[in-house]
Context: one part of a larger RNA
Molecule: small-subunit ribosomal RNA, central domain
Organism: Patescibacteria group bacterium
Order: sequence, then structure tokens, then C1' cells
RNA sequence: CUGGGCGUAAAGGGUGUGUAGGUGGUUUAAUUAGUCGCGCGUAAAAGCUCGAGGCUCAACCUCGUAUCUGCGCGCGAAACGGUUAGACUAGAGGGUGGCAGAGGUGUGUGGAACUCAUGGUGUAGGGGUGAAAUCCGUUGAUAUCAUGGGGAACACCGAAAGCGAAGGCAGCACACUGGGCCAUUCCUGACACUGAGACACGAAAGCGUGGGUAGCGACCGGGAUUAGAUACCCCGUUAGUCCACGCCCUAAACGAUCCUCGCUAGCUUUUGGAGGCAUCGACCCCUUCAGAGGCGAAGCUAACGCGUUAAGCGAGGCGCCUGGGUAGUACGAGCGCAAGCUUAAAACUC
Repeated sequence: CUGGGCGUAAAGGGUGUGUAGGUGGUUUAAUUAGUCGCGCGUAAAAGCUCGAGGCUCAACCUCGUAUCUGCGCGCGAAACGGUUAGACUAGAGGGUGGCAGAGGUGUGUGGAACUCAUGGUGUAGGGGUGAAAUCCGUUGAUAUCAUGGGGAACACCGAAAGCGAAGGCAGCACACUGGGCCAUUCCUGACACUGAGACACGAAAGCGUGGGUAGCGACCGGGAUUAGAUACCCCGUUAGUCCACGCCCUAAACGAUCCUCGCUAGCUUUUGGAGGCAUCGACCCCUUCAGAGGCGAAGCUAACGCGUUAAGCGAGGCGCCUGGGUAGUACGAGCGCAAGCUUAAAACUC
């Protein structure tokens, strides 16, 4: 190793594009280094297996046998695999016609709320809490009306809804642009799947330069609470949150469930499309394809649960796990402006 696993026990890479590699549809012919058969050679002896014999038995020793599953050479076979040549259309891709969508980027624009400024009305409070106080207010606040400025986020629609590879995406309009689904079966003719490295993307926080700053708000200051209160509550408030460009590269990056393909009862809800029936027409209803939910047959599971969106039954490829602590640490290396990230032990100990 034959022969274990990865939803929750240790274990699926955050996600994609794709190099090497691994794997690969139907059919015809040829070929043969894989594969299979036969022969020859070689594979020291001892040991091991089986049989027999010799020491009174045994250990031990002797003889024979089996085995040494291998390698080399020759001959043969051609189903499978490989290679070469040809053909095919069920995989894959393309064309044509439609469809839905917060998919992405940029520009413009709208209303509500908030806040600030100015002016009007108006007067003694306002605010806040469990109760208070700090705080704001007679230099006129709170409330209310008008005008103007500013930044950020988009109520209702809104949904278990939709889109995206993931992160994620929501006012409206326009421009540019990616992907998907359905119908047709017109074209190409295996062009495919996976994917170590590599490359790209990657919430929030954080970093650099410049801008912006309404609200919120780490830090910080103050008021309370309390035995204390470096908190919870309250009053303020800086970074940040926003924009542009450049970094960082992590996460309970979760469905804690890798990707692709095939197979295996159904019922029900919902999104997008097509066909049929019906009808004046649109619905209703039936069928079908693609997605998103609920419940469940068989089966699986330690149980919980999963169950055509599998955690069922199979195939191909990748990643990962191997007792707890030490430790996702030290050292080394790579990357980073830094913060740090990635890779990743041991002594010792239970």
C1' cells in the first nucleotide's frame, strides 16, 4: 500500500481564469513500448513452505520439492489502453430569434430626513435619564415659518424575490460593458473535465498622498452608576466612516458542505422562458427547460439531520486531516511603507 476520512468530532483551498500533469464520447482500419499468452535464459547458497531421511526424541543436520510473484531475449494475440489515419454527433462551442435581473464602470440628477447660516414669530426653558448631572439657553435657546449652503444614505415598491465566481450588489436617467436562461437544431466536429505552480479578484478594519466631513463615532475629556467602574447609561468629541489614486490580502471569506459528469419516488411554493389547451383576448389548467425554498420514498448518518440544489449510488481531478498543550508560535524564506500576512517546526509536557 492492498483497505481510513473531511456539514457539526481533526480535515474543502476566500473565489475565479488557466500552465504542466492526471483523466477522457461513438465508430472503422492499421500498428504494438502498456496489457495478455507461450518458450528460453537468468534470478548464489542458507532461510521460509511441503514431503522424506539421519542423530534414542527435539532443537539441529541431510536430500528432494514448492517459492523467489522479478528482469532480459524470442515468438504469438489485438478485446482494453496508447499511437497513426479516416468518419460521426448524444459532450463542448458557435449562429439565429427572444427574455429576466440591486451583475460591473462612468456621468448626470431627485425627494425625504439631518445639520449649519441668515431672517421672521415667540419666551424661559431645552436636552437627557431608572433617577440625575455634565451640556445648551435672556449675547434669546427649544418650538415654528421662510430662504440659502453642505455631506451621507436611498423609506414605500421589497419578497423564503433577483443578479454575480466569490467578496458582494438597491432612489432615478443615460452611456459603455460582463455573464445567464429559453426556443431553433442551422454551423464546427471531442475542440472536453479537473487543475500543482502562476496570474487576477477579494467584506470590514488598517496604511500612504490629496480632497471632503452632515450624521454616526474607536481614542480622549467630562457627568453619572458603583466598594471600585480604565465599562454598560448620559453630554461632548479626534481618527475613521465618504471621494480619487496606490497599498494591505485577512474573516464564523459559512451551506462551517471543492469542481465537473451520470444515475436514483414524489408532493408543494416561488422566479425566468417555451409549448399545448382554452378564449374575441388575457387568465385558469396541462407539459417541459433553467433557478430559488419547504416537506418527504429508498438510501445514507454516531446522532442531529441530508434526501434530484444529497450528506444517496458511481466516475474523473484538485485541496486538506492523523491526540491535547506548546502554536498558527520560534527559526528560515518570500511579500508589505507599516500593521502584519503566507509557508511552518521542535524540545518539553498531559